[in-house]
A computed fold for a 71-nucleotide RNA from Rotaria sp. Silwood1, annotated as transfer RNA. The prediction has a mean pLDDT of 81. Rfam family: tRNA. NCBI's taxonomy places the organism under Eukaryota, Spiralia, Gnathifera, Bdelloidea, Rotaria.

RNA sequence: GCACUAGUGUUUCAAUGGUAGAAUACUCGUCUUCCAAGCGAGAGACUCGGGUUCGAUUCUCGGCUGGUGCA
Numbered sequence: 001g002c003a004c005u006a007g008u009g010u011u012u013c014a015a016u017g018g019u020a021g022a023a024u025a026c027u028c029g030u031c032u033u034c035c036a037a038g039c040g041a042g043a044g045a046c047u048c049g050g051g052u053u054c055g056a057u058u059c060u061c062g063g064c065u066g067g068u069g070c071a
């Protein structure tokens, strides 16, 4: 330099053109003599900018960051 690939809550991962789910962590309550575990509740996210579309996290173009391969 070229090609490919990934970017989703604190973290690890799903999913899909029609209001994004789980585990874990966090907060509150319950239980317990206390803590932990358990149980109930809560808050929390689609990397950025254009385009297509009635509607984009999804499709497409470019940027940024990480990874892989070739030179």
Base pairs, nucleotide, nucleotide: 001070002069003068004067005066006065007064011023012022013021018054026042027041028040029039030038047063048062049061050060051059